This is a predicted structure of a 1388-nucleotide RNA (small-subunit ribosomal RNA) from an uncultured bacterium. Its Rfam family is "Bacterial small subunit ribosomal RNA".

[in-house]
RNA sequence: AGUUUGAUCCUGGCUCAGGAUGAACGCUCCUAGCGUGCCUAACACAUGCAAGUCGAGCGAAGCAAUUAAGAGGAAGUUUUCGGAUGGAAUGUUAAUUGACUGAGCGGCGGACGGGUGAGUAACGCGUGGGUAACCUGCCCCAUACCGGGGGAUACCAGCCGGAAACGGCUGCUAAUACCGCAUAAGCGCACAGCUUUGCAUGAAGCAGUGUGAAAAACUCCGGUGGUAUGGGAUGGACCCGCGUCCGAUUAGCCAGUUGGCGGGGUAGAGGCUCACCAAAGCGACGAUCGGUAGCCGGCCUGAGAGGGCGGACGGCCACAUUGGGACUGAGACACGGCCCAAACUCCUACGGGAGGCAGCAGUGGGGAAUAUUGCACAAUGGGGGGAACCCUGAUGCAGCGACGCCGCGUGAGUGAAGAAGUCAUUCGUGAUGUAAAGCUCUAUCAGCAGGGAAGAAAAUGACGGUACCUGACUAAGAAGCCCCGGCUAACUACGUGCCAGCAGCCGCGGUAAUACGUAGGGGGCAAGCGUUAUCCGGAUUUACUGGGUGUAAAGGGAGCGUAGACGGCAGCGCAAGUCCGAAGUGAAAGCCCGGGGCCCAACCCCGGGACUGCUUUGGAAACUGUGAAGCUGGAGUGCGGGAGGGGCAGGCGGAAUUCCUGGUGUAGCGGUGAAAUGCGUAGAUAUCAGGAGGAACACCGGCGGCGAAGGCGGCCUGCUGGACCGUAACUGACGUUGAGGCUCGAAAGCGUGGGGAGCAAACAGGAUUAGAUACCCUGGUAGUCCACGCGGUAAACGAUGAUUACUAGGUGUCGGGGGGCAGAGCCCUUCGGUGCCGCCGCAAACGCAGUAAGUAAUCCACCUGGGGAGUACGUUCGCAAGAAUGAAACUCAAAGGAAUUGACGGGGACCCGCACAAGCGGUGGAGCAUGUGGCUUAAUUCGAUGAUACGCGAGGAACCUUACCCGGGCUCAAACGACUCAGGAAUAUAUUGGAAACGAUGUAGCCAGCAAUGGUCUGAGUCGAGGUGCUGCAUGGUUGUCGUCAGCUCGUGCCGUGAGGUGUCGGCUUAAGUGCCAUAACGAGCGCAACCCCUACCGCCAGUUGCCAACGGGUAAAGCCGGGAACUCUGGCGGGACUGCCGGCGCAAGCUGCGAGGAAGGCGGGGAUGACGUCAAAUCAGCACGGCCCUUACGUCCGGGGCGACACACGUGUUACAAUGGCAGGUACAGCGGGAAGCCACCUGGUGACAGGGAGCGGAACCCGAAAGCCUGUCUCAGUUCGGAUUGGAGUCUGCAACUCGACUCCAUGAAGCUGGAUUCGCUAGUAAUCGCGCAUCAGCCAUGGCGCGGUGAAUACGUUCCCGGGCCUUGCACACACCGCCCGUCA
Repeated sequence: AGUUUGAUCCUGGCUCAGGAUGAACGCUCCUAGCGUGCCUAACACAUGCAAGUCGAGCGAAGCAAUUAAGAGGAAGUUUUCGGAUGGAAUGUUAAUUGACUGAGCGGCGGACGGGUGAGUAACGCGUGGGUAACCUGCCCCAUACCGGGGGAUACCAGCCGGAAACGGCUGCUAAUACCGCAUAAGCGCACAGCUUUGCAUGAAGCAGUGUGAAAAACUCCGGUGGUAUGGGAUGGACCCGCGUCCGAUUAGCCAGUUGGCGGGGUAGAGGCUCACCAAAGCGACGAUCGGUAGCCGGCCUGAGAGGGCGGACGGCCACAUUGGGACUGAGACACGGCCCAAACUCCUACGGGAGGCAGCAGUGGGGAAUAUUGCACAAUGGGGGGAACCCUGAUGCAGCGACGCCGCGUGAGUGAAGAAGUCAUUCGUGAUGUAAAGCUCUAUCAGCAGGGAAGAAAAUGACGGUACCUGACUAAGAAGCCCCGGCUAACUACGUGCCAGCAGCCGCGGUAAUACGUAGGGGGCAAGCGUUAUCCGGAUUUACUGGGUGUAAAGGGAGCGUAGACGGCAGCGCAAGUCCGAAGUGAAAGCCCGGGGCCCAACCCCGGGACUGCUUUGGAAACUGUGAAGCUGGAGUGCGGGAGGGGCAGGCGGAAUUCCUGGUGUAGCGGUGAAAUGCGUAGAUAUCAGGAGGAACACCGGCGGCGAAGGCGGCCUGCUGGACCGUAACUGACGUUGAGGCUCGAAAGCGUGGGGAGCAAACAGGAUUAGAUACCCUGGUAGUCCACGCGGUAAACGAUGAUUACUAGGUGUCGGGGGGCAGAGCCCUUCGGUGCCGCCGCAAACGCAGUAAGUAAUCCACCUGGGGAGUACGUUCGCAAGAAUGAAACUCAAAGGAAUUGACGGGGACCCGCACAAGCGGUGGAGCAUGUGGCUUAAUUCGAUGAUACGCGAGGAACCUUACCCGGGCUCAAACGACUCAGGAAUAUAUUGGAAACGAUGUAGCCAGCAAUGGUCUGAGUCGAGGUGCUGCAUGGUUGUCGUCAGCUCGUGCCGUGAGGUGUCGGCUUAAGUGCCAUAACGAGCGCAACCCCUACCGCCAGUUGCCAACGGGUAAAGCCGGGAACUCUGGCGGGACUGCCGGCGCAAGCUGCGAGGAAGGCGGGGAUGACGUCAAAUCAGCACGGCCCUUACGUCCGGGGCGACACACGUGUUACAAUGGCAGGUACAGCGGGAAGCCACCUGGUGACAGGGAGCGGAACCCGAAAGCCUGUCUCAGUUCGGAUUGGAGUCUGCAACUCGACUCCAUGAAGCUGGAUUCGCUAGUAAUCGCGCAUCAGCCAUGGCGCGGUGAAUACGUUCCCGGGCCUUGCACACACCGCCCGUCA
């Protein structure tokens, strides 16, 4: 920093960013330096090497050389060729020499160096001490000495045994091998004595007596070596203080155990060992047991304190196949020695033998994983030797591995308004990108060539022809990995479509994914980059530094009290803690600082610091501690008082319930929401009297009292605990807390024995219910009660441990004391208890607040994410039930606290609405119309689906529409536009195929061409296509709904850590967040209202096409005419209504009145007008539009069909069922509107729809024009003279065309239906109901629909309990996708 929430604060866990590693894995890799490399099987090991050396200790042997002797006789020389001479090689013996060889005796070294970490929780390690309890080869110093003898033995020889390893016997021999003797300055031991000294055992010194023990030679003559003693140095041994992991679900352990005396043993103290004696010793400050582990310097991390680690390097320890043992030696109980046992491997003649890589390489195995069977002793160091020298897998180097750290390079400059390619795109361009190319330049590394070290003091170099230097040469040979949703730096496109996949946490992916995969681009690091694992950090998340416990996890149920911890006032002493000084130590390396050396760095070297520790010593005395002696304030005692459901035991009392007996009395009682079970005519309930028995104690009674808590309630008596007040006599810190321990401890429960009225788990029955193992009812057993015992838990709560001190107030109440006033009483004050309110302070907030959750102090208990789980196992307790203690695996990214805003509640308060109620008329039943579902179909195109779809999109589906189906056509394609090109020389018509679209053919004319023939408005190309295909969950726009509900917000201020609140709440009022009052709010905005339109009244103006009162004319009649402008009306402008006036109520706002006036009265009626928002509401098919999809088709044209289907179901309507009616005749009165491809008067024909004529009118002029009503007649309650469906026939009209599929007319036919179950809808006045009329769409019409218009014209509203919806306030909440929520259990 991310992550719990709608948001907030807090608690709390999880996760990330950092650093580190002996690492491993994935991808990748030019070069150098310095480091580093079996963490696993202390598994097993082939092979080679890793410890030898000394001939100046010794004997013998071999070899070589020399000498001597003797054997031998070559080459050569010479020759009379017979020989002579010569003496080599070779070999023998002896001696000598040798820097030669291996074996043996002997010496020194193999106890070092090297490896490993199995074991070990220990004086093992670290640190500081001790040894008056010790040893020490080689080395150094000092002193003294080294005289003289003796006997063996290996090698060797012979013999014997054995496969071998090896061994035996006999014989010979040497020594610096071995053994006596002499000598003894000095030393050891014994005895007794003296002096000095120590904490003690003791130590040191002096003199005396007795006694004991030495030696080795070699030589170059220089020396080397040997013996004894003392000292030093070095190395070691032992002892002690302190420190050193986890577990108590390990609490007791131990028999040489603890100590003593004595003996033995050791270099040495010691139960180290043994005999005897005593019975101790260790342990809650954690013994014993179990688990884990080598320890440290240091390393990593961290601000530090801490935490983790102990690989390399250095110190110590332990081990050497496993276990045991000793020998030798100065040193071992011995890695490359010995013996025994065991396992394993190998050899074997089966009798018996050999071996030990945790040395360096190397092999197998194990494993995620870890190297060469290299070179050299040149350097450093070690062993032996006098030395030369030998040995040295110690070591120095090299090899392999990016395993780590640190360097260097992979080029540098210039180079376009910017190539190509690629990616993106709004198609304009943008990005890659000065990047490349091109031009200029350079050469580090690598490569080539030449030179060539230091490391070595004179010589000697494995490394090594290495480092380094120089030269020539080419930009050439040298870049990858991870990431790009937030944390976290870096974004687009395509693909995919909860698939494939990603993921450290939160989380991405269900068709526009910056989160998957790829690409382009970008970010980071870089010869590396990521991942995994582990550690520290962040984590103040174990809190010493530095946390908490009222509600988040966490106070033990309560008290007493042990150990322990802590502790009042004043003075004195001591000096353990504490403080100051000094000294020793704290190895080196490492770390820090400074300097230096490799070109730098890593690395290395030098100096300083630090190493916070331990020890010794000198001092100080405030504080803690401690000693002795004091004090009275803490604490306790005494004395005097009063209060109390404190406890225990015994006794007494009345009311009530139930039961029993008797009386009165009669049919019910009881019980519930309503009932039933139950009781009752065998007499209940009710009522009266008497009796029995058990349990509990009404009123008083009170946030009153008492008690440690649990808890305690009638009255009386006895016994008994504690607190309080007063007093100040006594003690003199006796105190506080309290792990373990002990005691008490509600209810239920258990045991034994009583008791049992009422109540009442279990149980039974009755109800309720879908069920009801419940809630309700009737019964009812344990139990509840008593005595004794057990149990030991509770929301045992104030969810708040105990004690002490301090820190504003106010107001009640209980107990006691003091004071004042004349006082029943009132007031002041004080101690103790118990409540409320409230400041500071605290707290996440809520809240706490002298009874703290404040400020401090002491002690105890407890907590460390949720679940698993207070479970399992173990242990303790219990008769049992169970209690106490108390995990882990696994799993989740949260679980939680407080508060906020909403939504919600079969929570509350207030209010409204045709919401209910009160009414009127309907729906649901019938027929038909229409829409929908379903089914059907080639298709029955699509959409709308609770309210808010369903006479909705449709305000006009026979074709068209039309999107659907079948079939036939077309493909720049059907149509259109623009442009270009080809020609431009030139057009009419008929027939025919076909359903049409579309095609075929012909005639005549014309043009081009010599002709054949071609053409004759057509062809070609380009651009713009087209899609009612998908996504309304990508969108715009529009619309529905909550809802014409009264709400929704903002600025500033104020409050709150914050979300947020306030304002907008409260009181009154309103249709209204309408207004008034009040008010930490003051204002404002969108809504409300008003402004707009229609309507109701009046006035003014105007007067035709409307009107006609007066005047005149005139008709059969008539505003018909002259005229009039009064009226009606028309249509323009104004007026009018504002609680303005009056009475009552009210602070006001306002309300109210059969008030006045007025046409209209408190919003006059109606319309338009719809706040912030909600429903991912509806619509991609009205239109527009992103993305995706189709392109001889998902486009387009045509014919036909379908959208009109029909077992059913629903919605909306219509017509009815009749007499408030039907029919027939007569008769009256509207308004809104419409009219030219029209409305159509009138006339004629037809029963009629209508047809044929035909005037007027583009309209206040002409046309369309009422019905109910009224009057008269008839029908008389019937499936009818109701009702009209259905069907038959005949027609009319529109239209290209009425078969599917139009309307209308006439005649005939005459279905269901007699008022409709549960249910449900509309309407509060000119409304409902009822009656007709008009219009849009339209050729016509399926219109009974929709939108308007007028005519006639009601009933009812007590009221707001209930249903539905809504508003405001409040309350609860585990909901926030918001109750259609959340969530539990079972099953799959």
The RNAcentral record of the sequence draws on ENA.